[in-house]
């Protein structure tokens, strides 16, 4: 320098353009004599940043940043 793949909660991951979700951690209760383990519940999210299209974008389009694979010039 070219291509291509990932980025969503604290961790793994989901999610036809139409109300951002799971599991697992953490909190609070129930259980127990105490932990564990097992129930109910409850907090947490500017979807990597910036735009731009659309009545509406995690999703499409652009630019951009970090990892990650390839391929290609120079030395």
């Nucleotide at each position: 320098g070219c291509g291509g793949a990932u980025g969503u909660a604290g961790c793994u991951c989901a999610a036809u353009g139409g109300u951002a979700g799971a599991g697992c951690a953490c909190c609070a209760c129930c259980u127990u004599g105490c932990c564990a383990u097992g129930g109910u519940g409850g907090g947490g999210g500017u979807u990597g940043a910036g735009a731009g299209u659309u009545c509406g974008a995690g999703u499409c389009u652009c630019u951009u940043c970090a990892u990650c694979c390839g391929c290609u010039c120079c030395a």

This is a predicted structure of a 75-nucleotide RNA (transfer RNA) from a Bacteriovoracaceae bacterium. Its mean pLDDT, the model's own confidence on a scale to 100, is 80. It matches the Rfam family "tRNA". By type it is a transfer RNA. Lineage of the source: Bacteria > Pseudomonadati > Bdellovibrionota > Bacteriovoracales > Bacteriovoracaceae.